Overview: A computed fold for an 88-nucleotide RNA from an uncultured Planctomycetaceae bacterium, annotated as transfer RNA.
RNA sequence: GGUCGGGUGGCAGAGUGGUCGAAUGCACCGGUCUUGAAAACCGGCGAACCUCCGGGUUCCCUGGGUUCGAAUCCCAGCCCGACCGCCA
Numbered sequence: 001g002g003u004c005g006g007g008u009g010g011c012a013g014a015g016u017g018g019u020c021g022a023a024u025g026c027a028c029c030g031g032u033c034u035u036g037a038a039a040a041c042c043g044g045c046g047a048a049c050c051u052c053c054g055g056g057u058u059c060c061c062u063g064g065g066u067u068c069g070a071a072u073c074c075c076a077g078c079c080c081g082a083c084c085g086c087c088a
């Protein structure tokens, strides 16, 4: 350099144009249970900004585009992995 695959909550990871700012597991927080813990079970659990505190807006690597509508499709860039090639 070329081809292919990938980048999504703290981590792993699923994700079909609308049901998604989001499955599931782990972690974490609260509770039940227990003498106490562990395990198990139940509930909760991304971030920033705004707010009349009821809530609202934006964000899926970055920047554009298509569309009524994009994490999802297209283009460019950045990064990661595999394979191939080149130089030494």
Base pairs, nucleotide, nucleotide: 001084002083003082004081005080006079007078010026011025012024018068028044029043030042031041032040046059047058048057049056050055061077062076063075064074065073

Rfam family: tRNA. It is annotated as a transfer RNA. The coordinates come from a structure-prediction model, not an experiment, and the mean pLDDT is 82.